Predicted 3D model of a 75-nucleotide RNA (transfer RNA) from a Patescibacteria group bacterium. The organism belongs to Bacteria candidate phyla, within Bacteria.

[in-house]
């Protein structure tokens, strides 16, 4: 240094194909109920401006530019 791929609630992941409402899902945390108490189980609830700056659109997790970090090849 050149390519290709990951970065998205506190974890793990989906949602990018063809830009379109309010980013789902599991786990975890709160709270209530249930139990003599916990644990299971039922209810609910709060948490992510999608790595970061910028464009492009009426609208960008999604499309392009650039840069940051992680992993695989190349030289």
């Nucleotide at each position: 240094g050149g390519g290709c791929u990951c970065g998205u609630g506190g974890u793990g992941u989906a949602g990018u194909u063809u830009g379109g409402c309010u980013c789902a899902c599991a786990u975890a945390c709160c709270u209530c109920c249930c139990u003599g108490u916990c644990a299971c189980g039922g209810a609910g609830g709060a948490g992510a401006u999608c790595g970061c700056g910028g464009g492009u659109u009426c609208a960008a997790g999604u499309c392009c530019c650039g840069u940051c970090g992680g992993g695989c090849c190349c030289g």